[in-house]
């Protein structure tokens, strides 16, 4: 860098809050709360792993089938903002580790 007929997860975790609307189911808006998918950030530097909710989504009843393995649907991520012709710009007060590799001395 290209890859969406694609790859990844659906285990477990999270408000009895205040507000609008609405017959009602539900929806919005704020604050909070959970979560490591994308960015960013921690051992000097790469890598793979694990950590940090800061910056982007995202959540806080997924549903069918099968005795089970599975499998199907359906969601969810696969960063953002400006300019868009070369580009720029933001990412914490948190966390600050373990292998490995590869230069050099």
């Nucleotide at each position: 860098u290209a890859u969406a007929u694609g790859c990844a997860u659906c285990a477990a975790g999270a408000g009895u809050a205040g507000g609008g609307c609405u017959g009602a189911c539900g929806u919005c808006c704020u604050c909070g709360c959970c979560a490591a998918c994308c960015u960013g950030c921690c051992u000097a530097a790469c890598c793979u792993g694990g950590g940090c909710a800061a910056g982007g989504u995202g959540g806080a009843c997924u549903c069918c089938c099968g005795u089970a393995a599975g499998g199907g649907a359906g969601a969810u991520g696969c960063g953002g903002c400006c300019a868009a012709c070369u580009g720029g710009c933001a990412a914490c007060c948190a966390a600050a580790c373990a292998g490995g590799c590869c230069u050099u001395u």